c-di-GMP-I riboswitch aptamer from a Steroidobacteraceae bacterium, 87 nucleotides, folded computationally. Its Rfam family is "c-di-GMP-I riboswitch aptamer". Clan: c-di-GMP_I riboswitch clan. Taxonomically the source falls in Steroidobacteraceae (Bacteria, Pseudomonadati, Pseudomonadota, Steroidobacterales). The sequence is in RNAcentral, with records from Rfam. Of the family's consensus pairs, 95% are formed in the model.
[in-house]
């Protein structure tokens, strides 16, 4: 410097569920808890998915439809940083 395909070593993160808080919701944060993850570290640049407060349309009304400025990094790609066997 390269590098988890296998065997390790030291560790790391934390799904569902649950309690509390925030939020219109999707979801996020904190505690408990582990389904899993070699980047399940960080980052919305690209695609995708989710929600629809507000806005627009429709309807007698209830409601329905469209719509990210919201969200998902544990949906995939990209960018970037990192541990180690080994070479």
């Nucleotide at each position: 410097g390269c590098a988890c395909a296998u065997c390790a070593a030291a560790g790391g993160c934390a799904a569902a569920c649950u309690c509390g808080u925030c939020g219109a919701a999707a979801g996020a944060c904190g505690g408990g808890g582990a389904c899993g993850c070699a980047a399940a570290g960080c980052u919305u640049c690209c695609g995708g998915u989710c929600u629809a407060c507000a806005g627009a349309g429709u309807g007698a009304a209830a409601g329905c439809u469209c719509c990210a400025c919201g969200a998902c990094a544990g949906c995939g790609g990209g960018g970037u940083u990192g541990c180690u066997a080994g070479c």